[in-house]
RNA sequence: UCGGUCGACUCUGGAGAGCGAUGGCGCACCGCCAUCCACCGAAGGGGCUCAAGCUCUCAGGUUACCGGACAGAGGGGCGG
Numbered sequence: 001u002c003g004g005u006c007g008a009c010u011c012u013g014g015a016g017a018g019c020g021a022u023g024g025c026g027c028a029c030c031g032c033c034a035u036c037c038a039c040c041g042a043a044g045g046g047g048c049u050c051a052a053g054c055u056c057u058c059a060g061g062u063u064a065c066c067g068g069a070c071a072g073a074g075g076g077g078c079g080g
Base pairs, nucleotide, nucleotide: 009074010073011072012071013070018037020036021035022034023033024032025031026030038062039061040060044058045056046055047054048053
């Protein structure tokens, strides 16, 4: 110096499980908080394991939105 890999970023796709009950606040719809019951496993995390994987659900989630492991694609602007 060039290139690659990994990560981040951008776009796209992206499963599972109650539009649960009660009370409160705000007050169209609805949202938030607290408690309780039932569930999910694909943020993260714990346990077993050489690993693969299995498992626990602390956290998270259970119409939509948001999130989401993982996968595909991408490389800007201005001036000379």
The prediction has a mean pLDDT of 77. The RNA shown here (Glycine riboswitch aptamer) has 80 nucleotides and comes from Sulfuricaulis sp. Of the family's consensus pairs, 83% are formed in the model. NCBI's taxonomy places the organism under Bacteria, Pseudomonadota, Acidiferrobacterales, Acidiferrobacteraceae, Sulfuricaulis.